[in-house]
RNA sequence: GGAGUCGGCCAGACAGCCGCUGCCCGAACCCUGAGGUUCGGGGGGAGGAAAGUCCGGGCUCCACAGGACGGGGCGCCAGGUAACGCCUGGGAGGCGCGAGCCUACGGAAAGUGCCACAGAAAACAUACCGCCAAAGCCGGUUCGCCGGCACGGCAAGGGUGAAAAGGUGCGGUAAGAGCGCACCGCGCUUCCGGCAACGGAAGUGGCAGGGUAAACCCCGCCCGGAGCAAGACCAAAUAGGGGAGCAUCGGGGGCAACCCCGGACGCGUGGUCCGCGCGGCUCCCGGGUAGGUCGCACGAGGCCCGUGGUGACGCGGGUCCCAGAUGAAUGGCUGUCCACGACAGAACCCGGCUUAUCGGCCGACUCCUCCC
RNA sequence: GCUCCCAUCGUCUAGUGGUCCAGGACACCGGCCUCUCACGUCGGUAACAGGGGUUCGAACCCCCUUGGGAGCGCCA
Numbered sequence: 001g002g003a004g005u006c007g008g009c010c011a012g013a014c015a016g017c018c019g020c021u022g023c024c025c026g027a028a029c030c031c032u033g034a035g036g037u038u039c040g041g042g043g044g045g046a047g048g049a050a051a052g053u054c055c056g057g058g059c060u061c062c063a064c065a066g067g068a069c070g071g072g073g074c075g076c077c078a079g080g081u082a083a084c085g086c087c088u089g090g091g092a093g094g095c096g097c098g099a100g101c102c103u104a105c106g107g108a109a110a111g112u113g114c115c116a117c118a119g120a121a122a123a124c125a126u127a128c129c130g131c132c133a134a135a136g137c138c139g140g141u142u143c144g145c146c147g148g149c150a151c152g153g154c155a156a157g158g159g160u161g162a163a164a165a166g167g168u169g170c171g172g173u174a175a176g177a178g179c180g181c182a183c184c185g186c187g188c189u190u191c192c193g194g195c196a197a198c199g200g201a202a203g204u205g206g207c208a209g210g211g212u213a214a215a216c217c218c219c220g221c222c223c224g225g226a227g228c229a230a231g232a233c234c235a236a237a238u239a240g241g242g243g244a245g246c247a248u249c250g251g252g253g254g255c256a257a258c259c260c261c262g263g264a265c266g267c268g269u270g271g272u273c274c275g276c277g278c279g280g281c282u283c284c285c286g287g288g289u290a291g292g293u294c295g296c297a298c299g300a301g302g303c304c305c306g307u308g309g310u311g312a313c314g315c316g317g318g319u320c321c322c323a324g325a326u327g328a329a330u331g332g333c334u335g336u337c338c339a340c341g342a343c344a345g346a347a348c349c350c351g352g353c354u355u356a357u358c359g360g361c362c363g364a365c366u367c368c369u370c371c372c
Numbered sequence: 373g374c375u376c377c378c379a380u381c382g383u384c385u386a387g388u389g390g391u392c393c394a395g396g397a398c399a400c401c402g403g404c405c406u407c408u409c410a411c412g413u414c415g416g417u418a419a420c421a422g423g424g425g426u427u428c429g430a431a432c433c434c435c436c437u438u439g440g441g442a443g444c445g446c447c448a
Stems, first nucleotide, its partner, number of pairs: 001368010012337007020045002023042008047343001051354002054352005059227004066274004071223005076090005091105001092103004106218002111216002113212003128158002130154003136149005166184006185207001186205008231294004241285006249262005265279004287447003301320008338341001373444007382398004390428001400416005421437005
């Protein structure tokens, strides 16, 4: 100098003017009041993804949430966390010269299913081409053997396929074959290291037996449902209406209104049953009102320091208050500068993941080339 | 805002791992029939929303994206 990897940060800057919307303070006016309007001052005002709504949690209501079956999700090991399908560290496999990166990574030696076409055979293996003639049979024979054969031997070679019952080599054989041996692979046992996943060593077995679990399934772990239009309070309004369907049962008490017990049915937003709670319920047509307050902005919060840990993160101390609407604010103009500005707009709130994104800055590291 | 659903020729649809260079109907184009048109008949063009993954193999199974649709206030 070039090429690259990982992590973090920024998201045009500054100034002036005019606006918009919450909060606080002050003043004036209106109102019975709650409160409202106007003016002045101060201070705040989108994001790293606010997005997709894909996971996890808080919060609220239904039993603070129960039981069984069913269903769904996750899946190497250990840790972190409120929790997770997230993160960190490690293992195994794969990619890269390397820094590093990627992985839906439990089980196919529980069971079932599927594997089109081709092929002999797609799974209790088998034999199309091929190889062989030792043993066996037939024939011949100079008795050494020779020729032929299948209901014989073989699975090395060819061929089919995405996939065909370990691989290479030597021996062996009629030809062959883990048939024997060496190395590699695989299984099992023991020992060692490690919390573990796993790794290493020694011994041992000639070798279990294709693929598919993002097919059913098995194993282990987790999950009750609904969602801020949750939910609570207040106000206003009335045709507090009409129709259809289901239910309106039994016992006891009371003069009666009614009360108690039990059953049936219905509802309590995921399927069934039980349990619990509530009670007439469901559907259609029509009508009224669509206003206010809370939930709702202090939170698993940000920043700094110390400390434990390889790290995610934990603990302790200090400091700060930082959008909160409900037709829905965060904008416009001018000037200067540059690298000429991407993706994109909060709506109950957090932790993640994924997707979109012009560019720029910082730190750590790798490879190549050159110079000293 | 929240919760669900769907996407296959121009239109309506079949297909739920292989026999699918995806079938049918209407429409469109061409031929035949007719004096001509219609009807009829024969043939043809034409699609799996996009990307990635699992699998030997994907319209179908899984993930992401894009587009479209439906439902949800109170009195009750």
Overview
Two RNAs folded together computationally: RNase P RNA and transfer RNA, 448 nucleotides in total. Rfam match: Bacterial RNase P class A. Rfam describes the family as follows. Ribonuclease P (RNase P) is a ubiquitous endoribonuclease, found in archaea, bacteria and eukarya as well as chloroplasts and mitochondria. Its family is annotated with dimeric ribonuclease P complex, ribonuclease P activity and tRNA processing in the Gene Ontology. By type it is a ribozyme. Its mean pLDDT, the model's own confidence on a scale to 100, is 78.